[in-house]
Context: one part of a larger RNA
C1' cells in the first nucleotide's frame, strides 16, 4: 500500500421488511447429471453451466457409430498430355459409384490457316491439400462477471531515507469523485452527467395509399369534394430548480407551492472506466506449437444425437364457480409477405382441400383473446383436469418405422393448491389475455418483440445478501 475481520462509523440496492404472484408436490415439454449403448458427437459447471452454443437433429445438418468406397483427394495453386463446355437415356448396386456405349453439341480471342491462347473438363507425376485432431494454462479477436457500482489514474509541486503519501482526506450535498465550502496543493485524463434513439405536449410545412367537420352521394370514406381533425414522414419549440415561499453557511442543495402535457435525471433504451476471475470460447473465425497423412482426411447407405431404474434446473397445463361449456357481440399494436401473403365463393364436423381476385403493399393479404350480453352446470375427481392409448383422417417432404405437426371420434391417468426451503416484481410494474417475427419444406410450452385488461404494499434499515467511503487491528501478500 492492499486484502481480510463472527472490529467501528456513515450510506446504498426488490438486500431485508410490507405486499402480490410463483417454484419446491402432479402430468407433460425442455436442458443437465447419471446409467445404458456399436454410437448415444462436442463444449458450458456456484452466483456468472443446466428452454445455454442450437434463430428450430426424420435424410441433410453431423462433428458420433456400423458397414460399403476413394487416395494429389470433396476444396486451392503450380507442371505435362488430351479434350470445347454442356448433356438425355440403359444395366448392376443400399447408395456412393462402376460399366459399355454414346443420341445430340461444336462456342470466344489471335492467325502466316499449320496452329497458338483464355476459360472449363479428363488423365498422370509430385510439390501439396485436408483435419469440428490436442493445447483457451502458448495466443488474437469476441464474451460473461463484479457493475451502470462510482470509482481508477496522471503531470508538476510539496512531504517522507524509502516503499509511498498528498491531490482523491475533512464539513455539507447528490443517483453520481454530482456540486459547494475548506485545505500544500494546483491542474488534467478515463469513467458520472450531457450530446444519440424512443415515448409523453405544442407548432410549422406536406396531404396519398391516410383522415372526414361542413355540402352532396352510398350498403360501405363508397364516390365527388375538402386537408380542418386523426395519422404519417420531416423540421422546430418545450423543463432550466427558470419563478414564489421555508430551511441551509449569503453556498451547493433540499422541502413545499404556482404555472404546465410533462418537475427536479419526466419514463424506457443504447452506452459498461482502471481492473478481477490463468473466468468462457483452438467447435464462428484467425493463429503458434504438437499430432494424423491409403487416414484423426474424404464420400455414401443405415443407425445415433430422441435410449431410461433414477436425480436436479427451467418452463407449460392444471387441481376449478372471480370457473368450465354453448350461443350472440365489441375493441389493438407491432411485424411479415413473390419459389410469398393469399381474399370472395364452394366442399368437409374439422385439420384441410378446390378456387384464384388483389398485392413487391399507409392501397391487397395475414389480423385478436381476455371483455360484454344471455343460457347451462351446482361443488362432485365433476360438463374440473387433460396425460396415456385405440381407430379414422389431413399437411409438409424423395421419405414421417426408429423420429414431425395437426384434426375428428373413443379412452379418460395423476392432480382437491403442494415439506424443509426458495424466486420474481415498486406502476402502466406484477398478475392475466391474446397477436406477430426470426430460424424454417415441415416442426415452440423456447427466444425476441407487440399491444389489451390492470393491482397490492413500501412503517422502516435491527437483522440476511451484495456493494461504496472513512477509520481501526493483523503473526496474511
Nucleotide at each position: 500500500u492492499g486484502a481480510c475481520g463472527g472490529g467501528g462509523a456513515c450510506c446504498c440496492g426488490c438486500a431485508c421488511a410490507a405486499g402480490c404472484a410463483g417454484c419446491g408436490g402432479a402430468g407433460c415439454a425442455u436442458g443437465u447429471g447419471g446409467u445404458u449403448u456399436a454410437a448415444u458427437u462436442c463444449g458450458a459447471a456456484g452466483c456468472a453451466a443446466c428452454g445455454c452454443g442450437a434463430a428450430g437433429a426424420a435424410c441433410c445438418u453431423u462433428a458420433c457409430c456400423a458397414g460399403g468406397g476413394c487416395u494429389u483427394g470433396a476444396c486451392a495453386u503450380c507442371c505435362a498430355a488430351c479434350u470445347a463446355a454442356c448433356g438425355a437415356a440403359g444395366u448392376a448396386g443400399a447408395g456412393a459409384u462402376a460399366c459399355a456405349u454414346u443420341a445430340g453439341g461444336u462456342g470466344c480471342c489471335c492467325u502466316u490457316c499449320g496452329g497458338g491462347g483464355a476459360a472449363a473438363g479428363u488423365u498422370g507425376a509430385g510439390a501439396c491439400a485436408g483435419g469440428u485432431g490436442g493445447u483457451g494454462c502458448a495466443u488474437g479477436g469476441u464474451u460473461g462477471u463484479c457493475g451502470u457500482c462510482a470509482g481508477c489514474u496522471c503531470g508538476u509541486g510539496u512531504c517522507g531515507u524509502g516503499a509511498g503519501a498528498u491531490g482523491u482526506u475533512g464539513g455539507g450535498u447528490u443517483a453520481a469523485g454530482u456540486c459547494c465550502c475548506g485545505c500544500a496543493a494546483c491542474g488534467a485524463g478515463c469513467g458520472c452527467a450531457a450530446c444519440c434513439c424512443u415515448u409523453g405536449c405544442c407548432g410549422a410545412a406536406a396531404g396519398u395509399u391516410g383522415c372526414c367537420a361542413u355540402c352532396a352521394u352510398u350498403a360501405a370514406g363508397u364516390u365527388g369534394g375538402g386537408c380542418a381533425c386523426u395519422c404519417u414522414a420531416u423540421c422546430g419549440g418545450g423543463a432550466c430548480u427558470g419563478c414564489c415561499g421555508g430551511g441551509g453557511a449569503c453556498a451547493a442543495c433540499u422541502c413545499g407551492g404556482a404555472g404546465g402535457a410533462a418537475g427536479g435525471u419526466g419514463g424506457g433504451g443504447a452506452u459498461g472506466a482502471c481492473g478481477u476471475c490463468a473466468a468462457a470460447u483452438c467447435a464462428u473465425c484467425a493463429u503458434g506449437c504438437c499430432c494424423c497423412u491409403u487416414a484423426u482426411g474424404u464420400u455414401c447407405u443405415g443407425g445415433g444425437c430422441u435410449a431410461c431404474a433414477c436425480a436436479c434446473g427451467u418452463g407449460c397445463u392444471a387441481c376449478a364457480a372471480u370457473g368450465g361449456c354453448c350461443g350472440g357481440u365489441a375493441c389493438a399494436g407491432a411485424a411479415g409477405g413473390a419459389a410469398g401473403c393469399g381474399a370472395a365463393g364452394g366442399a368437409g364436423c374439422g385439420a384441410u382441400c378446390c378456387g384464384g381476385a388483389g398485392c413487391g403493399a399507409a392501397u391487397c393479404c395475414c389480423c385478436a383473446a381476455a371483455g360484454c350480453c344471455g343460457g347451462u352446470c351446482c361443488c362432485a375427481g365433476u360438463u374440473c383436469g387433460g396425460a396415456c392409448u385405440g381407430c379414422a383422417g389431413g399437411c409438409u417432404g424423395c421419405a414421417a418405422c426408429c423420429c414431425g405437426c395437426c384434426u375428428g371420434c373413443a379412452c379418460g391417468a395423476a392432480g382437491u393448491c403442494g415439506g424443509a426451503g426458495u424466486u420474481g416484481c415498486u406502476a402502466g410494474u406484477a398478475a392475466u389475455c391474446g397477436c406477430g417475427g426470426a430460424u424454417c419444406a415441415g416442426c415452440a410450452u423456447g427466444c425476441c418483440g407487440c399491444g389489451g385488461u390492470g393491482a397490492a404494499u413500501g412503517c422502516g434499515u435491527u437483522c440476511c445478501c451484495g456493494g461504496g467511503u472513512c477509520u481501526u487491528g493483523u503473526a496474511c501478500a
Molecule: small-subunit ribosomal RNA, 3' major domain
Organism: uncultured bacterium